[in-house]
RNA sequence: GCCCGUAUAGUAUAUCGGUUAGUAUACAGCCCUGUCAAGGCUGUGGGCCGGGUCCGACUCCCGGUGCGGGCG
Repeated sequence: GCCCGUAUAGUAUAUCGGUUAGUAUACAGCCCUGUCAAGGCUGUGGGCCGGGUCCGACUCCCGGUGCGGGCG
């Protein structure tokens, strides 16, 4: 330099155009317990950036940036 993949709560991971963006874990509160742990319930918190397509974009397209891989 060229090519491919990837980017979603603090962390990990679903969501193939109309979802309240789900789950686990973490965190906070409550319940349970003699105490702690475990368990139960509730809550907080997320689409990398800029454009485009579309009635509608986390999802499709283009560019950028970061990360991973391959070739030279």